[in-house]
RNA sequence: CGUGUUAAAAAGCAAACCUGCCGCGAGGCGGGGACGCAAAGUCAUGGGUCUUCCAUGCUGUGAUACGGAAGAUUGCCAGACCGCCGAA
Numbered sequence: 001c002g003u004g005u006u007a008a009a010a011a012g013c014a015a016a017c018c019u020g021c022c023g024c025g026a027g028g029c030g031g032g033g034a035c036g037c038a039a040a041g042u043c044a045u046g047g048g049u050c051u052u053c054c055a056u057g058c059u060g061u062g063a064u065a066c067g068g069a070a071g072a073u074u075g076c077c078a079g080a081c082c083g084c085c086g087a088a
Base pairs, nucleotide, nucleotide: 012037013036017032018031019030020029021028022027035075041081042080043079045078046077047076048073049072050071051070052069053068054067
């Protein structure tokens, strides 16, 4: 110097829930709060899931399903980029 485990230490993030604001909604942001996280850092690129709207078809209505559009989610899974500490 490299590798490096369920070691140690330092630092970090923050689920549910409560709350203020924003959004038709899925959800987002701030505060509180910790279930967890070694990429729970970044990117909606692929898939998944979810929301709203539209059309078709069915139909008594309304909705589901299939299709399309616009969105949400990276703490669902891949992929890409970048990256902290590290004894034996």

About this RNA
This is a predicted structure of an 88-nucleotide RNA (c-di-GMP-I riboswitch aptamer) from Anaerolineales bacterium UBA2395. The source organism's lineage runs through Bacteria, Bacillati, Chloroflexota, Anaerolineae and Anaerolineales. It matches the Rfam family "c-di-GMP-I riboswitch aptamer". From the family's description: GEMM was predicted in a large-scale screen for bacterial structured RNA regulatory elements.